[in-house]
Context: one part of a larger RNA
Formats: sequence, structure tokens, C1' cells
RNA sequence: CGUUAGAGUAUUGAGAGGAUCCCUGGUUAGUACGAGAGGACCCAAGGGGACACACCAAUAGUAUACCAGUUCUUGUUCCAACAGGAAACGCUGGGUAGCCACGUGUGGAGUGGAUAAGCGCUGAAAGCAUAUAAGCGUCAAGCCCACCUCAAGAUGAGUACUCUUCAUUAGGCCGCGGUAAGAUAAGCCGUUUGAUAGGUAUUAGGUGUAAGGUCCGUGAGGACUUCAGCCGAGAUAUACUAAAGGCCGAUUAAU
Repeated sequence: CGUUAGAGUAUUGAGAGGAUCCCUGGUUAGUACGAGAGGACCCAAGGGGACACACCAAUAGUAUACCAGUUCUUGUUCCAACAGGAAACGCUGGGUAGCCACGUGUGGAGUGGAUAAGCGCUGAAAGCAUAUAAGCGUCAAGCCCACCUCAAGAUGAGUACUCUUCAUUAGGCCGCGGUAAGAUAAGCCGUUUGAUAGGUAUUAGGUGUAAGGUCCGUGAGGACUUCAGCCGAGAUAUACUAAAGGCCGAUUAAU
């Protein structure tokens, strides 16, 4: 921009893409078959591999400053206690959310249609025979459906319902606060008629018992106060802070 008034919500599916996999113990059964050696189809049910999708309750990883320990050094005059630096965490031990695999769950199920090679029924031309000439079957991981995803710019522009009509309306856009969304756009949520983010309070969880003080020890250090102190993302609550506001928008819609 179009889809022939302007919008919102929900849809149909032309078409496109994905998937379609493989192995195997036991049973049937040492049966059918076979002189023997050997050795099944089928039905039902079980286990596994790779692959795909999803997820984070558990297990494991990461978690760049969340907690603790620790060495050297600089500074806060000194002690103590802290802070900065140590090759973009100095090193070490842990670790929530998130993201993840080595983890968990699910999937390729089932049922049809038309067929290939193949196997048949009926059957003439050609009194026979013949699966074929007319006609009718069966049959593959393949084809078309079925399963999952996208999809009306499918210009062949579809369908249903609802809203709006002179009002800056229905609605939308920008802005603003954000986000399990994201390179940017976009999507989604919120915008005071508000829990959207931050803060605060409580809490899950992490770390592991802070500083100061008292006591014990010559001292390094230890005990108690103290399951303390501190804390990013999680949860709940709470308007304390920030979500000011602006704009577009159909004259009942070509003939």
C1' cells in the first nucleotide's frame, strides 16, 4: 500500500515445512520346514540405541563479586577492623534464580485409500488354455491421508461474532514502567480505576557462627554472647519512588 467505511477477537486451510529410523533378550518353539546340518513367519507383550521436541522437581554443571577462608602489597596516623590491587574473579571452599546435560518427560502410535514388483479370481478373442482384452481382488519402509508446526499478499486477499457513526468515538500509535520477549525492530504485560519495575518488610534459599565485648591461654589461638552476621536474580505483602502526557482515527462509506 492492497484486501473497497473504520476497528477488536476468534477461526477455515489452498499451500509449505517437520517427523517417518534401527537393534534386541525371553516366549511361541527346538515347533512348522528339512535326510541331516540347521531353523522360522505370524499374534501378543518386554528392553534398548540414535534422533527430535519440551522441561528444571530431583541429579550434575555454570553462576565475574552472594557468603566464607587465605597470601603479598597500598591506604584509612598506629592497634584492631575495613577498603583498593594482584593479567579483564589474586587464589581456594561453597552456592539461590536463570541458563543448561551428563539429568527428567514425551514422540515416531493407530487406521485407511490408490498403487510398484509380485501373487490371484472370473474370463473370452482362440469350444481348450490364459491374472486381461471387459470386469474383480491382494500386496511395500515408497505415494496420498492420518500426526506436529506455519499459513488468507491464497491479489482467488476467505469465514463468524462483536464494537463504532460527528464524538478527537470504537480502536490504534508514540511516549513512559517493564518483560519468563529480544542484536535492533518486533512480541507480550502494565500505565494511578495501578502491584509494571525499584525500594521497604517478612520469607524461601546461600554462606557458616560477623563486629564489639567478656573469659581462658606467656602466645599463636580458643570459648561464650551467636544456627550468628551478611546476602544478586526467587516468593508474599506494601503505592514509599517512578509509570507526566501527546497524537492519529470512518461525514453510512467508488459506480